[in-house]
């Protein structure tokens, strides 16, 4: 390095509900844990959402999702192999 164990520490938190934000998608704190070896971070590439916007089909623009998939950077721990 590859890999990822009914190992060990630590670690993150899905939905739901409460509150604030925000047209909106969503986001952000509690709570809760579905489930995560990058579930850490970059909207880069595809995908999906979204419409205070042009245009009203297509598109374009402007947001939003790294817990869809791909990339890149960067990371704890440790047995088999």
């Nucleotide at each position: 390095c590859u890999c990822g164990a009914c190992a060990a520490a630590g670690g993150c938190a899905g939905a739901g509900c409460c509150g604030c934000c925000g047209a909106a998608a969503g986001g952000c704190g509690g709570u809760g844990a579905c489930g995560c070896a990058a579930a850490g971070c970059c909207a880069c590439g595809g995908g999906u959402c979204c419409g205070u916007g042009a245009a009203u089909c297509c598109u374009c623009c402007a947001g939003a999702c790294c817990g869809c998939c791909g990339g890149g950077c960067u990371g704890c721990c440790g047995a088999c192999a």